Model confidence (mean pLDDT): 84 of 100.
Predicted 3D model of a 90-nucleotide RNA (c-di-GMP-I riboswitch aptamer).

[in-house]
RNA sequence: ACUGCGAAAAGGCAAACCCUGUUGAAAACAGGGGGCGCAAAACCAACGGGCCUAAGUUGGAAUAGCCAAUACGGUGGCCGGGUUGCCGAA
Numbered sequence: 001a002c003u004g005c006g007a008a009a010a011g012g013c014a015a016a017c018c019c020u021g022u023u024g025a026a027a028a029c030a031g032g033g034g035g036c037g038c039a040a041a042a043c044c045a046a047c048g049g050g051c052c053u054a055a056g057u058u059g060g061a062a063u064a065g066c067c068a069a070u071a072c073g074g075u076g077g078c079c080g081g082g083u084u085g086c087c088g089a090a
Base pairs, nucleotide, nucleotide: 005088006087012038013037017033018032019031020030021029023028036077042083043082044081047080048079049078050075051074052073056070057069058068059067060066
């Protein structure tokens, strides 16, 4: 120095929940508070699988707006894979 690994210290990120939104159809996202956890909880969803949603579309029902299928919408804090990366005990 590299690969594996994860003790210590410093620093970092931030789940649920709460508030806000001339963000969104929704899922979700963004900002503030919060802190369950995280050594990649950094990035890639146009690499693959899973999960969430169903605006639009298609089919069905038949009249107050229902039911089913569907991602081109999301989730990298669901997983594999790819890219990058801090510290240094055993």